The RNA shown here (transfer RNA) has 88 nucleotides and comes from a Thermoplasmatales archaeon.
The coordinates come from a structure-prediction model, not an experiment, and the mean pLDDT is 82.
It matches the Rfam family "tRNA". By type it is a transfer RNA.
The sequence was found in a public genome assembly.
RNA sequence: GCCGAAGUAGCCAAGCCUGGUCAAAGGCGAGAGACUCAAGAUCUCUUCCCGCAGGGGUUCACCGGUUCGAAUCCGGUCUUCGGCACCA
Numbered sequence: 001g002c003c004g005a006a007g008u009a010g011c012c013a014a015g016c017c018u019g020g021u022c023a024a025a026g027g028c029g030a031g032a033g034a035c036u037c038a039a040g041a042u043c044u045c046u047u048c049c050c051g052c053a054g055g056g057g058u059u060c061a062c063c064g065g066u067u068c069g070a071a072u073c074c075g076g077u078c079u080u081c082g083g084c085a086c087c088a
Base pairs, nucleotide, nucleotide: 001084002083003082004081005080006079007078010028011027012026020068029047030046031045032044033043034042048057049056050055061077062076063075064074065073
């Protein structure tokens, strides 16, 4: 340099093809509670931000575009991984 794959929340990882039901499945971790003499295990709830609540706001590597509407479609860029080429 060429080809291919990937980037989602504290971590792992679905969703992307076929746009809306998405603050986004599931697991781990964390917090609270139940159980227990206690702890562990197990079970329940919560776990982006604001709010007592109804509700509101901002997110899917980054920047744009299309659209009423984008994690999802399109273009460019960055990073990682794999293969190939180069290696006088």